[in-house]
Context: one part of a larger RNA
RNA sequence: UUGGGCGUAAAGCAUCACUAGGUGGCUUUUCAAGUCCGCCAUCAAAUCCCAAGGCUCAUCCCUAGACAGGUGGUGGAAACUACCAAAUUGGAGUACGGUAGGGGCAGAGGGAAUUUUCGAUGAAGCGAUGAAAUGUGUAGAGAUCGGAAAGAACAUCAACAGCGAAAACACUAUGUUGGGCCGACACUGACACUGAGAGACGAAUGCUAGGGAGAAAAUGGGAUUAGAUACUCCAGUAGUCCUCACCGUAAACGAUGGAUACUAGACAUUAUGCAUAUCAACCCGUACACUGUUGUAGCUAACGCAUUAAGUAUCCCGCAUGGGGAGUACGUUCGCAAGAAUGAAA
Numbered sequence: 001u002u003g004g005g006c007g008u009a010a011a012g013c014a015u016c017a018c019u020a021g022g023u024g025g026c027u028u029u030u031c032a033a034g035u036c037c038g039c040c041a042u043c044a045a046a047u048c049c050c051a052a053g054g055c056u057c058a059u060c061c062c063u064a065g066a067c068a069g070g071u072g073g074u075g076g077a078a079a080c081u082a083c084c085a086a087a088u089u090g091g092a093g094u095a096c097g098g099u100a101g102g103g104g105c106a107g108a109g110g111g112a113a114u115u116u117u118c119g120a121u122g123a124a125g126c127g128a129u130g131a132a133a134u135g136u137g138u139a140g141a142g143a144u145c146g147g148a149a150a151g152a153a154c155a156u157c158a159a160c161a162g163c164g165a166a167a168a169c170a171c172u173a174u175g176u177u178g179g180g181c182c183g184a185c186a187c188u189g190a191c192a193c194u195g196a197g198a199g200a201c202g203a204a205u206g207c208u209a210g211g212g213a214g215a216a217a218a219u220g221g222g223a224u225u226a227g228a229u230a231c232u233c234c235a236g237u238a239g240u241c242c243u244c245a246c247c248g249u250a251a252a253c254g255a256u257g258g259a260u261a262c263u264a265g266a267c268a269u270u271a272u273g274c275a276u277a278u279c280a281a282c283c284c285g286u287a288c289a290c291u292g293u294u295g296u297a298g299c300u301a302a303c304g305c306a307u308u309a310a311g312u313a314u315c316c317c318g319c320a321u322g323g324g325g326a327g328u329a330c331g332u333u334c335g336c337a338a339g340a341a342u343g344a345a346a
Stems, first nucleotide, its partner, number of pairs: 005319002007303002012317001015200002021194003025088001027086002033081002035077009049065001051063001053061002091191001092188003096183004103177004108172002110154001114150008125136002162169001206246001209243001210241001214240001219235004257316006265294004270289001272287003298305002331342004
């Protein structure tokens, strides 16, 4: 190794594209490296195994023999893998015709609300709570009307709906740009899958220079309470927003890596096509791609999963090996720092 695992028990990298590597459609040919068969040589003796024999037995001694293999040489086989050459179209891709979408980026525009401010009307409270108080108001608040400014977020539509690799993405229109799906079959002809390392992207918090309406860690008051470093109330700073650069982590979750093929159904959603129908749009039927609910076989410790598998198989990568100590110490790399990555032992 044959022969264990990773949804919840330890264990799937947050996600992606790609390098080395590993693996790889169908048909024919070459070759004989792997593979298989025969023969030869060799792998000292002792030891181990085994069959006889000798010490009265045994330990022990002695003789013969392997099994299972390794290496080299030589002669063959050609199914499989590799190699050579050629062909093919089903995988993959390009071109063509359509199509849906909060996919990304940029600069414009918009209204509701909030706060502040100015003016007007007006006159005693307002606000808050379980109840109050702190707070605010005759220096005219709150309420109502009109003007101005600012910043942030975009009600309804809105849907277990869409789109994106994930993180994420929603006011409106424009510009620009990436990907998907469907249909026809024109072209290329295995160009494919996975992917160590290196790379790109990556919520929130945090860090530099701007901005600051609302709400709001910290903080200060008022209450409650035995106390109240809380819940509740009045204030309120960082941060929340933008731009340039960092940080690189989350229960970054479907706690489920990617690809391919196969394995009952039923009901629904989204996009597209066909067929049918019609004045037209639906309905009904059907194909492909996506997103859901339910459920058989099978699997599972159970829960449950079940054509979007946790079923049946193949390929590649990552990861775990009792609990704590500990995601700690030390060392190294990265970072402005906070810290991150790697990662023990007693």